RNAcentral holds the sequence, with entries from ENA and Rfam. A computed fold for a 362-nucleotide RNA from Onishia taeanensis, annotated as Bacterial RNase P class A. Rfam family: Bacterial RNase P class A. About the family: Ribonuclease P (RNase P) is a ubiquitous endoribonuclease, found in archaea, bacteria and eukarya as well as chloroplasts and mitochondria. Its mean pLDDT, the model's own confidence on a scale to 100, is 77. Taxonomically the source falls in Onishia (Bacteria, Pseudomonadati, Gammaproteobacteria, Halomonadaceae).

[in-house]
């Protein structure tokens, strides 16, 4: 110069002019029974969307319900350690796969507990297999012979070679064979014990032992470890009118319907007053929190601790808007609704740092 790898920042600026929701102050005006409360408008102050407010995929706070304590039956996590309120999250490690490299990606426990799957091809897919190929040493038969043997058969070896598969029972070499084979042996590799080394996960030019693959697949049932009660701010608390209904006391009971021929009788109804549950509706929960900032202390780091400072939307038809004017590099996704800690996605443009790799100068 140039092409990348991680890590963070900012998200059109400035000024005006009307507006919109919330707080705080002042003073009025209306309504109600009093401290007071409510409601309309004025004016003055100062506050109003994110980095993802999305998706509602995970964890946790909080509320209410259940609940002695354990299992079973679902759900999810799943290499080690660590942080965290808690996670599926993050952080350092370990293997493993990609990239020259900075880095980056991985659902990464268990098929020597059983049980299932494996199309098509192929001879043959699990204590395997002779299509092709290679071999004829044994054993038998036929035929030829210079009597030395040599030619086909059958019966038969044989995983070195080809061929078929995602995948065919370790590689390479050299020794053996009739013609191969870990049938031997050297290394390499692997499997098993120990031993160092690390809290582990693992590693390891360690030592020793076995000729030695134990075949795939668990995002297949299953095994193992480990976690989990449900439901959600329309959760839930408070205060409470009409109407109807319920309860208790108290008052009439000489009423009025039923039943009766009638009387008693029984049965049914009536007003008061006070309580209590719920319904419109109103308050509440409601934003001071696992909280931001700056500084210092421990940690490799994720994180934790102290000390100072700050107070940063709270609504209920549900606000953050529109005009003007200047400037540039012309502005992406997108908008809170109980609050937090994550992951996912979506996103015009820019700046900042720390590393890699390639030219090319000096």
């Nucleotide at each position: 110069g140039g092409a990348g790898u991680c890590a963070g920042c900012c998200a059109g600026a400035c000024a005006g002019u009307c507006g919109c929701c919330g707080c705080c102050g002042a003073g009025g005006g209306c309504c109600u029974c009093u401290u007071g409360g409510g409601u309309c408008a004025u004016c003055g102050g100062g506050g109003g969307a994110g980095g993802a407010a999305a998706g509602u995929c995970c964890g946790g706070g909080c509320u209410c319900c259940a609940u002695a304590g354990g299992g079973c039956a679902g759900a999810g996590u799943g290499c080690c350690a660590g942080g965290u309120a808690a996670c599926g999250c993050c952080u350092g490690g370990g293997c493993g796969g990609c990239g020259u490299g900075a880095g980056c990606c991985g659902a990464c426990g268990g098929c020597c507990a059983g049980u299932g799957c494996a199309g098509c091809a192929g001879a043959g897919a699990g204590u395997a297999g002779a299509c092709c190929g290679c071999c004829u040493a044994c054993g038998u038969c036929u035929c030829c012979u210079u009597c030395g043997g040599g030619a086909g058969g059958c019966c038969g070896g044989u995983a070195a070679g080809g061929g078929u598969g995602a995948a065919a029972g370790g590689g390479u070499g050299c020794g053996g064979u009739a013609a191969g084979a870990g049938c031997g042996c050297a290394c390499c590799g692997c499997g098993c014990g120990c031993c160092u080394g690390g809290c582990a996960a693992c590693a390891g030019u360690g030592c020793g032992u076995g000729g030695c693959a134990c075949g795939g697949u668990a995002a297949a049932c299953c095994c193992c470890a480990c976690u989990c009660g449900g439901a959600g701010c329309a959760a839930g608390a408070c205060c409470a009118a009409a109407u109807a209904g319920g309860a208790a006391c108290c008052c009439a009971u000489u009423g009025g319907c039923g039943u009766g021929g009638c009387c008693c009788g029984c049965g049914u109804u009536g007003g008061g007053u006070u309580c209590g549950g719920g319904u419109a509706g109103g308050u509440u929960g409601c934003u001071u929190g696992a909280g931001a900032a700056a500084g210092g202390c421990g940690g490799c780091g994720a994180c934790g601790c102290c000390u100072u400072u700050c107070c940063u939307a709270g609504a209920g038809g549900a606000a953050u808007g529109a005009c003007u004017g200047u400037c540039c590099a012309c502005g992406a996704c997108a908008g809170a609704a109980c609050c937090c800690g994550g992951c996912u996605u979506a996103u015009c443009g820019g700046c900042c740092g720390a590393c890699u790799c390639c030219c090319u100068u000096c």